[in-house]
């Protein structure tokens, strides 16, 4: 210098001017409220709501067990977790590194299309060797040998073929032809010691290979787990209409089975309303107190927390302690926003320069935006900045 590998951060900036939400301070004002001044105001993911917790309310005597729904190598770490860190075991990669739902398949049940002779007490299609029968071919004086084709009867499992997978793999002996049939080494099963907290890991003996695959099928085994969520809850509470309790409230006539009393009608009077007063008219009419639910609507919850940063101890790390600082939105149909200038990197286009650059126009400046609050975890995301390391080339 070119190609990687991995942890980390940042994710426009300043200043007018005009808005938005909350807090305090002062004026003014009986009060609501105005009006000014100061301070605060969206992330790394706020987001998808995937897990796990606080916080609340609802069941809920305790234990066990059943179902149901999660989990799953080991060891720590956390309130706790399917999360994080370090290991182990597999897998890919010259490497740096990266990936993996990684208990159990002699508890049981079931699966494995197509292809292929055979797929789960394995099995012979092609081939291969042995015999035998018929039929030939060739030597040969002949006895008799050496072949070939087709059929039967055995015998093997190498080789080719099928499949995702066909009962170890490689070599050597061996055999009529093979074959763990026998032997080395690999693998694998047991099985002793050694090293590790422990997954596992070595190193020995042992066995002629048995016990095939899928649990991301059911199932089994250890763990874990009540149920909804801040629109949870808590608390004040109008107007209207509805209940309740007490108190007041003419008159006549009709209706009704019904004198009284209460309901309805109608007329009269009475009250209150059509801005006032009088008459006329229209209209509405049981009134007052008082209570105790609930609705709107306020207030709560609500932001200080398993909190942030610095330093220093412990640990290989996640993380713990300890000390010293800091306070950093809390809206609620839901504010945090526009818009100028200038600066910052990006990118186009043209000019100057030998280059490295320099200058002018122009463009566009990602993903997304709290809504009870943490811990993660998964996805999005223009651009830029730093540390480490890994393999090639040059060049000293």
């Nucleotide at each position: 210098c070119c190609a990687g590998a991995u942890g980390g951060c940042c994710g426009g900036a300043u200043g007018g001017c005009c808005g938005c939400c909350g807090c305090g301070a002062c004026g003014c004002g009986c009060a609501a409220g105005c009006g000014c001044c100061g301070g605060g105001g969206a992330g790394g993911a706020a987001a998808g709501u995937c897990c796990g917790g606080g916080c609340u309310u609802c069941a809920c005597g305790g234990g066990a067990a059943u179902a149901u729904g999660g989990u799953a190598c080991c060891g720590g770490g956390u309130a706790a977790c399917g999360c994080c860190c370090g290991g182990c075991g597999g897998g890919g990669g010259c490497g740096a590194c990266c990936c993996c739902a990684g208990g159990g398949a002699c508890a049981g049940u079931g699966c494995a299309a197509c292809a292929g002779a055979a797929a789960g007490c394995a099995a012979a299609c092609c081939g291969c060797c042995c015999g035998u029968a018929c039929a030939u071919g060739c030597c040969g004086a002949a006895a008799g040998g050496c072949g070939u084709c087709u059929g039967c009867g055995g015998g093997c499992a190498a080789g080719g073929g099928u499949g995702a997978a066909a009962g170890g793999g490689u070599g050597c002996g061996g055999c009529a032809a093979g074959a763990g049939c026998g032997c080395a080494c690999c693998g694998c099963g047991c099985u002793u010691c050694c090293g590790g907290u422990a997954a596992c890991g070595g190193a020995g003996g042992u066995g002629g290979c048995a016990c095939g695959g899928c649990a991301a099928a059911c199932c089994c085994u250890g763990c874990c787990a009540g149920a909804a969520g801040c629109a949870a809850g808590a608390c004040c509470g109008a107007a209207u209409a509805g209940g309740g309790a007490c108190g007041g409230c003419g008159g006549a006539u009709g209706u009704g089975a019904a004198a009284c009393a209460g309901g309805c009608a109608u007329c009269c009077a009475c009250a209150c309303g059509c801005a006032u007063u009088c008459c006329c008219g229209c209209g509405u009419g049981c009134c007052g107190u008082c209570c105790g639910g609930g609705u709107a609507g306020g207030u709560u919850g609500c932001u200080u927390g398993a909190g942030g940063u610095g330093c220093a101890u412990g640990g290989c790390a996640a993380c713990a302690u300890g000390c010293a600082u800091c306070c950093u939105a809390g809206a609620g149909g839901a504010a945090u926003g526009g818009u100028c200038a200038u600066c910052c990197a990006u990118c186009g286009c043209c000019g100057c320069g030998c280059a490295a650059g320099c200058a002018g126009c122009g463009a566009a400046g990602a993903c997304a935006a709290a809504a009870c609050c943490c811990g993660g975890c998964u996805u999005a995301c223009a651009g830029g900045c730093c540390g480490u390391c890994u393999g090639g080339c040059g060049c000293u």
Bacterial RNase P class A from Alphaproteobacteria bacterium GWF2_58_20, 396 nucleotides, folded computationally. It matches the Rfam family "Bacterial RNase P class A". By type it is a ribozyme. NCBI's taxonomy places the organism under Bacteria, Pseudomonadati, Pseudomonadota, Alphaproteobacteria. The RNAcentral record of the sequence draws on ENA. RNAcentral records the identical sequence in 2 taxa. Model confidence (mean pLDDT): 75 of 100. The gene name in the source record is rnpB.